[in-house]
């Protein structure tokens, strides 16, 4: 150079012929229980805005499109893995 996969919270890792993004698990924070702790149990737990909270916006590697709607699709393009020359 060609050709193929992959990219999602802090980590792993779901969600497909397009229709609630992050389920489920780990780790972290809070609580309960214990004399204390470990298990075990409930709750939270992405960014922005706020003093904070709640609402509201944004978030699937980037950067554009196609749709009433995109982690599905279509174009670039970045990184890494695997093939071929």
């Nucleotide at each position: 150079g060609c050709c193929g996969g992959a990219g999602u919270g802090g980590c792993g890792g779901a969600a497909u012929u397009g229709g609630c993004a992050g389920a489920c698990g780990c780790a972290c924070g809070g609580g309960a229980c214990u004399u204390a702790a470990a298990a075990u149990c409930c709750c939270g737990c992405g960014a922005g805005c706020u003093a904070a909270c709640c609402c509201c916006u944004c978030g699937u590697g980037c950067c554009g499109g196609u749709u009433c709607g995109a982690u599905u699709c279509c174009g670039g393009u970045c990184u890494c893995c695997g093939g071929c020359a």